RNAcentral holds the full RNA, with entries from SILVA. This is a predicted structure of a 488-nucleotide part of an RNA (small-subunit ribosomal RNA, 3' major domain) from Linyphia triangularis. Taxonomically the source falls in Linyphia (Eukaryota, Metazoa, Arthropoda, Araneae).
Context: one part of a larger RNA
RNA sequence: UGACGGAAGGCCACACAAGGUGUGGAGCCUGCGGCUUAAUUUGACUCAACACGCGAAAACUCACCUGGCCCGGACACAGGAAGGAUUGACAGAUUGAGAGCUCUUUCUUGAUUCUGUGGGUGGUGGUGCAUGGCCGCUCUUAGUUGGUGGAGCGAUUUGUCUGGUUAAUUCCGUUAACGAACGAGACUCUAGCCUGCUAAAUAGACGUUCCGAUCCUCCGAGUCGGACGUUCUUCUUAGAGGGACGGGCGGCGUUUAGCCGCACGAAACAGAGCAAUAGCAGGUCUGUGAUGCCCUUUGAUGUCCGGGGCCGCACGCGCGCUACAUUGAAGGAACCAGCGUGUGCUUUCCCUGUCCGACAGGACUGGGUAACCCGUUGAACCUCCUUCGUGCUGGGGAUAGCAAAUUGUAAUUGUUUUGCUUGAACGAGGAACACCUAGUAAGCGUGAGUCAUCAGCUCAUGUUGAUUAUGUCCCUGGCCUUUGUUCA
Repeated sequence: UGACGGAAGGCCACACAAGGUGUGGAGCCUGCGGCUUAAUUUGACUCAACACGCGAAAACUCACCUGGCCCGGACACAGGAAGGAUUGACAGAUUGAGAGCUCUUUCUUGAUUCUGUGGGUGGUGGUGCAUGGCCGCUCUUAGUUGGUGGAGCGAUUUGUCUGGUUAAUUCCGUUAACGAACGAGACUCUAGCCUGCUAAAUAGACGUUCCGAUCCUCCGAGUCGGACGUUCUUCUUAGAGGGACGGGCGGCGUUUAGCCGCACGAAACAGAGCAAUAGCAGGUCUGUGAUGCCCUUUGAUGUCCGGGGCCGCACGCGCGCUACAUUGAAGGAACCAGCGUGUGCUUUCCCUGUCCGACAGGACUGGGUAACCCGUUGAACCUCCUUCGUGCUGGGGAUAGCAAAUUGUAAUUGUUUUGCUUGAACGAGGAACACCUAGUAAGCGUGAGUCAUCAGCUCAUGUUGAUUAUGUCCCUGGCCUUUGUUCA
């Protein structure tokens, strides 16, 4: 100087407390282990492995297993070789195979090749304990460093601090330190406000207008739809800007740094990104035509093709979905979003409308490369009415059987969807554990990623919208100071 302490002091965090929702129990989905298997490819195993590897694998992917072709063996040297190095092939046999793969049989080709050696090349082969790069974590806290000066023989220390304050090594101040750098903050993006600017026939509003429908008692007036006008920009869109700075008032405080309350106001702690120094023998050679070394390289660990596997099931663990009902289920009706996306190499996306069909779906048209069309995305929970009436029940929807579609070359080990039937466990879950402080938790759907087809996943997005702290260091963990020394 570190490290440790069941040493002291100070400070902090959904760490606890106060609560909410859950997981752990059931069924199913999915990942991991184990078992099994020709193979069930593999990485990762406390936080920091386990709905993670963009990992929802029918073929491909694919690395695994079982079989079968091919050379995509550069180049050099040597040999053979135009009296032919070699290449290809119908049919039959053979084969999963319309692989001349091999065999029988002969034809064809013409220096591209063949044989041997050296040497390449390829490899989702090995090594992440040889590496780069990237990522994760220590570690979301406030920490880290040198110059000059001071102290010490020196390692080192001071600066980097008794105190107050802050989310903060943030500031005030103290001061053998002074002046600095990285990090924090500032910054960037997103969300809120602007009747002020710039505008908009891809957004609307408005009406001296015109036409039609509806209502009423006929004209007016009102409501709705269409055409027109170029008149505006409140709404919508998006550029430039503005706006909040703890500014005003009152308390507390060295009347400092700052803290609390009130008013004004759209807003008086909005959410993310970025993120130091030092490290880990953390993960990745299966992201890469990044890469060392080793292995292999024609009976291949290269590559292609057929089939299988990654899905296998006495079992254990993790992330989840659906539930156990009456605050509910079923059937009608009514009524509201916001993020997105949409037809590539010339291929087939998002769909409207009409018709057919119980449904799923199909046929025919038509719009959209998009603020133009789908689309006012008429979403779900919620709301209203009716039925049910506490009964494993009309809760629950696992497991099966049959049938009909769709995607795809292919659906068996059942891709998915639909219909009818079947109707299991589950009556709120032990010990234990997880997440969470406001438009948050939780409920609810929607979009995108993957995608030919397939979400119980992930990432976004809106809708409905609580209870409870606003404290403490008791548990867990962390930081700073002082202290002790088994240790380096």